[in-house]
Molecule: Bacterial small signal recognition particle RNA
Organism: Thioalkalivibrionaceae bacterium
RNA sequence: GAUCGGUCCCCUCGCGACGAAGCUUCACGAACCCCGCCAGGCCCGGAAGGGAGCAACGGUAGUGAAUCCUUUGGGUGCCGGGGUGUGGCGGGUACG
Numbered sequence: 001g002a003u004c005g006g007u008c009c010c011c012u013c014g015c016g017a018c019g020a021a022g023c024u025u026c027a028c029g030a031a032c033c034c035c036g037c038c039a040g041g042c043c044c045g046g047a048a049g050g051g052a053g054c055a056a057c058g059g060u061a062g063u064g065a066a067u068c069c070u071u072u073g074g075g076u077g078c079c080g081g082g083g084u085g086u087g088g089c090g091g092g093u094a095c096g
Base pairs, nucleotide, nucleotide: 002093003092004091006089007088008087009085010083011082012081013080014079015077016076018073019072020071021070022069024066025065026064027063028062034059035058036057042051043050044049
């Protein structure tokens, strides 16, 4: 000097854990200043009927919990695969 592969760096592709958000389910749930529907009662009317509307009921905003799923993040991991190099380190082979 040649060649082969090892390890770290760089690049890339994945897998898992963790954080955040979303979906789903359950529970609670803004007494009044959320929605719907409004018993009773109240008001208007001669009447028919109408009106506003408390409670209850149903739901929404919101809060908490749980499992999978989805998205995302990085000095996450004694993780795995691959690639490139005027990179670093050490090794093998034969030749000179």